[in-house]
Parts: sequence; structure tokens; C1' cells
RNA sequence: AAGAGAUAAGGGCAAACCCCGUGAGAGCGGGGGGCGCAAAGCCACGGGACUUGGUCUAAGUUAGCCGGGUUGCCUCA
Repeated sequence: AAGAGAUAAGGGCAAACCCCGUGAGAGCGGGGGGCGCAAAGCCACGGGACUUGGUCUAAGUUAGCCGGGUUGCCUCA
């Protein structure tokens, strides 16, 4: 360094649900909350799923569906 996540510490993120805002909607943002997560950090590139006012060889959403790209903490080795 490739590889791995059994153990430990410092921490990190935050599902459902509730409140407020926002959007046509899927959803998204903020607060509470905590099911889970070793990339549940970031990127819609491929597939999947979802939405649709405008009707479409379209426009969106989802990175907590999977793959891929990219950056990174600790421990093991």
C1' cells in the first nucleotide's frame, strides 16, 4: 500500500413519526426525534423505483435501492 470491519475510543450522520416552511407532485429545507448506518460524505454516470402542472425522444425526485466515480476518520492487518 492493497485488503478487512471482530474489538475500543473520540466523535459523525439520522428512518418512521410530530411541528414549521416550501413544491403541482414525488420530494426538499429547518427544529424535535432515533430506526438504523463504516462512507447513511459528495456526484444522477448506468440500472431500478417514484412524480407529473406543462404532454413527453420531455421535465423532475430518490446517493437511506443497487452498481460506478471521487474524497475521507479510527482500528485490525

c-di-GMP-I riboswitch aptamer from Candidatus Subteraquimicrobium carltonvillense, 77 nucleotides, folded computationally. Model confidence (mean pLDDT): 84 of 100.